[in-house]
RNA sequence: UGCUCAUCGAGAGGGACUGAGGGAACGGCCCGCAGAAGUCCCGGCAACCGACCGACAAUCUCCUCCCAUUACGGGUGGUGUCGGGACAUGGUGCUAAAUCCGGCCUGGGGUGAAAGUCGCCCCAGGGAAGAUGAGGA
Numbered sequence: 001u002g003c004u005c006a007u008c009g010a011g012a013g014g015g016a017c018u019g020a021g022g023g024a025a026c027g028g029c030c031c032g033c034a035g036a037a038g039u040c041c042c043g044g045c046a047a048c049c050g051a052c053c054g055a056c057a058a059u060c061u062c063c064u065c066c067c068a069u070u071a072c073g074g075g076u077g078g079u080g081u082c083g084g085g086a087c088a089u090g091g092u093g094c095u096a097a098a099u100c101c102g103g104c105c106u107g108g109g110g111u112g113a114a115a116g117u118c119g120c121c122c123c124a125g126g127g128a129a130g131a132u133g134a135g136g137a
Base pairs, nucleotide, nucleotide: 001137003135004134005133006132007131008130013042014041015040016039017038021031022030023029026102027101028100043095044094045093048091049090052084053083054082055081056080057079062078063077065075066074067073099129104126105125106124107123108122109121110120111119112118
C1' cells in the first nucleotide's frame, strides 16, 4: 500500500511547552486567543487481540503429559468455534458534537395553486467513503 472479516447513536481530560488553526477530502454546520493543531507528562474510557474460565468440535503426522504395553493402542493439553465475567497485568485504540450531518440508490410522507419521472423539506432502509481492530498478501 491494497485484500478479507468485525465494529462504529454508549463511554472517557488535566497539566507543561507553544501560538492559529482544527473537525479525513468537498458542501454544510460547528470548535478555537476564555488557546486550535503539534510535542511531552500524568490520568481516564473501552474490551478488538492476548491472558483466564466454561462448553463443543477436530487431530494422534508432530510436541506435551497420563494410562496401558515387549508390539498394536487409548486419552489430556498444544489447534478451531461459541460463550462468560471484571479491582484489566500485556499489544493496540480512543478520550467535542451519531463516523458532527450530507452526497449515491430504494421506499414512504409533506410541500411547490392542478399534474409530474422535477425542485425543496422530513423519515426509514441500503450503499459509498472513512476510522479502529484482527487476519492474511
RNAcentral holds the sequence, with entries from Rfam. The RNA shown here (SAM riboswitch aptamer (S box leader)) has 137 nucleotides and comes from Nocardioides baekrokdamisoli. The organism belongs to Nocardioides, within Bacteria. Model confidence (mean pLDDT): 79 of 100.